About this RNA: The part of an RNA shown here (small-subunit ribosomal RNA, central domain) has 519 nucleotides and comes from a freshwater metagenome. Its mean pLDDT, the model's own confidence on a scale to 100, is 80.

[in-house]
Context: one part of a larger RNA
RNA sequence: UUGCAGUUAAAAAGCUCGUAGUUGGAUUUUGAGGUUGAUCGGGCGGGCGGCUUCUGUCGCACUGUUUGGUCGGCUUCUUUCUUCCGUGUGACCAGCGGCAUUCACUUGUCGUUGUAAUUGCGCGGAUCGUUUACUGUGAAAAAAUUAGAGUGUUCAAGGCAGGCGUUUGCUUGAAUACAUUAGCAUGGAAUAAUGGAAUAGGACUUCGGACCUAUUUUGUUGGUUUCUAGGACCGUCGUAAUGAUUAAUAGGGACAGUUGGGGCCGUUCAUAUUCCGUAGUCAGAGGUGAAAUUCUUGGAUUUACGGAAGAUGAACUACUGCGAAAGCAUUCGGCAAGGAUGUUUUCGUUAAUCAAGAACGAAAGUUAGGGGAUCGAAGACGAUCAGAUACCGUCGUAGUCUUAACCAUAAACUAUGCCGACUCGGGAUCGGUGGGCGUUGUUUACGACCCCAUCGGCACCGUGUGAGAAAUCAAAGUCUUUGGGUUCCGGGGGGAGUAUGGUCGCAAGGCUGAAACUU
Numbered sequence: 001u002u003g004c005a006g007u008u009a010a011a012a013a014g015c016u017c018g019u020a021g022u023u024g025g026a027u028u029u030u031g032a033g034g035u036u037g038a039u040c041g042g043g044c045g046g047g048c049g050g051c052u053u054c055u056g057u058c059g060c061a062c063u064g065u066u067u068g069g070u071c072g073g074c075u076u077c078u079u080u081c082u083u084c085c086g087u088g089u090g091a092c093c094a095g096c097g098g099c100a101u102u103c104a105c106u107u108g109u110c111g112u113u114g115u116a117a118u119u120g121c122g123c124g125g126a127u128c129g130u131u132u133a134c135u136g137u138g139a140a141a142a143a144a145u146u147a148g149a150g151u152g153u154u155c156a157a158g159g160c161a162g163g164c165g166u167u168u169g170c171u172u173g174a175a176u177a178c179a180u181u182a183g184c185a186u187g188g189a190a191u192a193a194u195g196g197a198a199u200a201g202g203a204c205u206u207c208g209g210a211c212c213u214a215u216u217u218u219g220u221u222g223g224u225u226u227c228u229a230g231g232a233c234c235g236u237c238g239u240a241a242u243g244a245u246u247a248a249u250a251g252g253g254a255c256a257g258u259u260g261g262g263g264c265c266g267u268u269c270a271u272a273u274u275c276c277g278u279a280g281u282c283a284g285a286g287g288u289g290a291a292a293u294u295c296u297u298g299g300a301u302u303u304a305c306g307g308a309a310g311a312u313g314a315a316c317u318a319c320u321g322c323g324a325a326a327g328c329a330u331u332c333g334g335c336a337a338g339g340a341u342g343u344u345u346u347c348g349u350u351a352a353u354c355a356a357g358a359a360c361g362a363a364a365g366u367u368a369g370g371g372g373a374u375c376g377a378a379g380a381c382g383a384u385c386a387g388a389u390a391c392c393g394u395c396g397u398a399g400u401c402u403u404a405a406c407c408a409u410a411a412a413c414u415a416u417g418c419c420g421a422c423u424c425g426g427g428a429u430c431g432g433u434g435g436g437c438g439u440u441g442u443u444u445a446c447g448a449c450c451c452c453a454u455c456g457g458c459a460c461c462g463u464g465u466g467a468g469a470a471a472u473c474a475a476a477g478u479c480u481u482u483g484g485g486u487u488c489c490g491g492g493g494g495g496a497g498u499a500u501g502g503u504c505g506c507a508a509g510g511c512u513g514a515a516a517c518u519u
């Protein structure tokens, strides 16, 4: 590993990218015929044997024929076969001889000689051939051990002994299996990788150049140059069906009209709140379960008008949209990006998931500025209360907003990794596309409704072939009938996300992360 789990019991990294790793779509030689061998069955005969009262039936290390299945050799359709040298042998061919035969060197057979062309087989040697994984067989793999054969240690654990005589002896054993990875030899060629010819520097072939090497033979030795032979190179004629698989309900790109509260920058509007100014009125106002703290003839609260500031974006707002997640909602403009759809467009495996590594990452918090309306940790006070360091109320600092930088965590939740395939129905809805009776916008074009189909979303309802401990779930199904690919992670409760070490951070702290002990 076969073979566990991960919604709620322990558990999926907050999210995306991404290298190593792991995994990866289809496609290239198949088919038919002939012949021959092995083997397994069936039918029809013969032979032999058994049973049998006849008929018949059963069987076989026998034999003939026919038919079917499986496996192998050779060969053809049909391009499918590595090339060459040496040697031996067989065939074929030619000559000669013998025997038989013939009208005939006609034909057959035997023996012998021969060389060139052809060809089969054996042996030896070179030359290569895409390379592996995989798999069958074999050699090898120390014994003891293990499994296991034989054997009456009196049984057994064991041991490798023993057994039998006519008692000068004879005689049998001490098997066999397993022995995985790596390595060796050999057969197979499905499956999985891998290679080849695209700027032809490709294959085969003819011819011609220039370069290198030098064994023989020219009587011998030496030199030079040819021929010749062997290498590597260049050019040229020719041969060929000359050489690019397809276009994945995989992926990327281009294009088209869209779509969205996706992002960033500027711009603009709205009311509310608080404060300020002016004006009006007059005794309370706030707040609460009830009160009080608090404000108030120096006019509070309230009303009207005007102004300022900073925040926020009601109703519309939904089982609706967009975004990787965090998240995103006034108008208008700009900038770049995205999804889905459409497509008789293009590339041609470019893909999936991912240690390391990287970007983003609510709120709170930190640093330095700005800004400070509201709300409001800390703090103060009033209540409540046995007490109240709380819940309620009045104030109120940090903060809340923003810029520049850190931090990197949340019940970052769908407590459900990502990619792919399949398996039940239904009606809505959002985006695109295609089609269509009809309604409407004064008619057309083009819109807005309506209907149908289709692709892609957020969800929902019913059902349960299915799953589950159940709750429930169209995924949490296709799991003991267990294997689609890939990543992360869990192993009783505490101690403990603690200590220690490392690393990151200004800090707060983050990431990694035990044990003793206890139960």
Base pairs, nucleotide, nucleotide: 004490006488007471008470012487014360016358017357021353022352023351026245031077032076033075034074035073036072037071038070039069040068041067042066043065044064045063046062047060048059049058050057051056083126084125085124086123087122088121089120090119091118093114094113095112096111097110098109099108100107131193132192133191134188135187136186137185138184146177147176150160151159162171163170164169203239204238207235208234209233211231212230213229214228250350251347252346253345255342256341258339259338263335264334265333266332269313270312273309274308275307276306277305278304279303280302284295285294321328322327365406366405367404368403369402370401375399379395380394381393382392417486418485419484421478422477424462425461426460429457430456431455432454433453434452435451436450438449439448440447441446466473467472492519493518494517501512502511503510504509
It matches the Rfam family "Eukaryotic small subunit ribosomal RNA". A reference for the family is Cannone et al. (2002), "The comparative RNA web (CRW) site: an online database of comparative sequence and structure information for ribosomal, intron, and other RNAs", BMC Bioinformatics. The RNAcentral record of the full RNA draws on SILVA.